Transfer RNA from uncultured Peptoniphilus sp., 65 nucleotides, folded computationally. The sequence is in RNAcentral, with records from MGnify. It matches the Rfam family "tRNA". Rfam describes the family as follows. Transfer RNA (tRNA) molecules are approximately 80 nucleotides in length. The family's RNA type in Rfam is transfer RNA.

RNA sequence: CUUUAGCUCAGCUGGAUAGAGCGUUUGACUACGGAUCAAAAGGCCGGGGGUUCGAAUCCUCUAAG
Numbered sequence: 001c002u003u004u005a006g007c008u009c010a011g012c013u014g015g016a017u018a019g020a021g022c023g024u025u026u027g028a029c030u031a032c033g034g035a036u037c038a039a040a041a042g043g044c045c046g047g048g049g050g051u052u053c054g055a056a057u058c059c060u061c062u063a064a065g
Stems, first nucleotide, its partner, number of pairs: 001065003006022004015053001024040005046062005
């Protein structure tokens, strides 16, 4: 310094229901497949504690690389 969805990553100066691409599933299309289009599922943000009305974001301890 990094750790956020199965994978790769965003997430600004703390603000509400945490997003994207790929992948997965379902549907449409197709003779089938692929491609394309539409939709859905999937996260309690490495773990514990603290500050705050409010923490992925600040402080602290800790784990892994």